[in-house]
RNA sequence: GGUCCCGUAGUUCAACGGAUAGAAUGGAGGUUUCCGGUACCUUCGAUAGUGGUUCGAUCCCACUCGGGACUA
Numbered sequence: 001g002g003u004c005c006c007g008u009a010g011u012u013c014a015a016c017g018g019a020u021a022g023a024a025u026g027g028a029g030g031u032u033u034c035c036g037g038u039a040c041c042u043u044c045g046a047u048a049g050u051g052g053u054u055c056g057a058u059c060c061c062a063c064u065c066g067g068g069a070c071u072a
Stems, first nucleotide, its partner, number of pairs: 001071007010025004018055001026044006048064005
């Protein structure tokens, strides 16, 4: 250089093109406890970027960025 795959909360994963992007774990606060842990309640937190298609895009298309595999 060529071909292909992947990119969503701090982490691990969901989401038929359509509902406020959801769950576990984690952080913060609270209840409980003599304290801690466990348990329960509340809360915080994400679609790599830019365009395009569409009534509507996490999803489809193009390019860019990042990571990876194969190949020369």